The RNA shown here (Bacterial RNase P class A) has 336 nucleotides and comes from a soil metagenome.
Its Rfam family is "Bacterial RNase P class A". It is annotated as a ribozyme.
Model confidence (mean pLDDT): 78 of 100.

RNA sequence: GUUCGCUAGACGACCGCUUGCCGUAAAACAGCAAGAGGAAAGUCCGGGCAGCAUAGGAUAAGGGCAGUUGUUAACGGCAACCGGGGGUAACCCUAGGGAAAGUGCCACAGAAACAAAACCGCCUUGAUCACUUCGGUGAAAAAGGUAAGGGUGAAAUGAGUGGGGUAAGAGCCCACAGCGUCAUAUGGUGACAUAUGGAGAAGGUAAACCCUGCCUGCUGCAAGGAGAUCAACAUUAAGGGCUAUCCGUCCGUUGGUCGAUACCCGCUCGAUCCUACGAGCAAUCGUGGGGCUAGAUAGAUGGUCGUCCUCGACAAAACCCGGCUUACAGGCGGAC
Numbered sequence: 001g002u003u004c005g006c007u008a009g010a011c012g013a014c015c016g017c018u019u020g021c022c023g024u025a026a027a028a029c030a031g032c033a034a035g036a037g038g039a040a041a042g043u044c045c046g047g048g049c050a051g052c053a054u055a056g057g058a059u060a061a062g063g064g065c066a067g068u069u070g071u072u073a074a075c076g077g078c079a080a081c082c083g084g085g086g087g088u089a090a091c092c093c094u095a096g097g098g099a100a101a102g103u104g105c106c107a108c109a110g111a112a113a114c115a116a117a118a119c120c121g122c123c124u125u126g127a128u129c130a131c132u133u134c135g136g137u138g139a140a141a142a143a144g145g146u147a148a149g150g151g152u153g154a155a156a157u158g159a160g161u162g163g164g165g166u167a168a169g170a171g172c173c174c175a176c177a178g179c180g181u182c183a184u185a186u187g188g189u190g191a192c193a194u195a196u197g198g199a200g201a202a203g204g205u206a207a208a209c210c211c212u213g214c215c216u217g218c219u220g221c222a223a224g225g226a227g228a229u230c231a232a233c234a235u236u237a238a239g240g241g242c243u244a245u246c247c248g249u250c251c252g253u254u255g256g257u258c259g260a261u262a263c264c265c266g267c268u269c270g271a272u273c274c275u276a277c278g279a280g281c282a283a284u285c286g287u288g289g290g291g292c293u294a295g296a297u298a299g300a301u302g303g304u305c306g307u308c309c310u311c312g313a314c315a316a317a318a319c320c321c322g323g324c325u326u327a328c329a330g331g332c333g334g335a336c
Base pairs, nucleotide, nucleotide: 001336002335003334004333005332006331007330009308010307011306012305013304014303015302017035018034019033020032021031023029037314041325042324044323045322046321047320048319049220050219051218052217056247057246058245059244060243062216063215064214065213066212067081068080069079070078071077082096083094084093085092086091097211098210102209103208104205105204106203114158119150120149121146122145123144124143125142128139129138130137131136160176161175162174163173164172179200181198182197183196184195185194186193187192224265225264227258228257229256230255231254232253233252239251240250241249272291273290274289275288276287277286278285279284309312
């Protein structure tokens, strides 16, 4: 210097709070036990669960993803690898399909921003003018050639160097080197790599439209757990429901009254945690053993005192998990 983890003041006393168990007639009281995080956060992805129509089918629209292989309940996560980029190195970064289907765009500057381009320069011709030893020489409007050189720009026609070539030039031609592409061979599960050969030469942008492939209904625990009855209207048709159309399927519609109204359930045992062994480079998985570890609803998890130290950060559950991202004082450890 790089990288991966761990920890998140300690101990004691007293007074409280929430939940569970137990005793008692008891909602009160006594006793015992348990009681926030690595991010509980942002709510950005994925899933479970619940409701919406028995939660379907086809087509389309919309949305998402994008190297390969693996992993997983799933993912846009993770792991390993491939390609590209950076670093002396350990290592780090990477929305990484298609620009030869089509369309669009490329600010400013610049002549020109991509089937088209000549500003300067270079070259050819050269009206005309000047000079002349009358042979020519010089200047030059204009016409044409040239993409080598200069200049502008993030980018200038897009294959570099050398040689040939030419009026001057140019892959125009040649040699060597490079590039993508195609074919073959070898290695690899694969992305791909290496080698040989062929033909080849019109920039960038798809976090622009678009094309290709794959995935995809919506709403979130304030989900949801409850309805009964009366009246009016409608009568197999209309209407309604999870984007549109078609099919299928389900439901009569509207209004009034009563009930319920925050008690209770959902609610915490779960893709769970710890540990040993095994498989694997790893993510992860398998088997055995052991554990139960908040569940509130105005919302508990706190306060006071004492001692010690390196003087203590970010922040606190609210249905539950897997990730990602962000915040974080100090301390400890491993590998390189």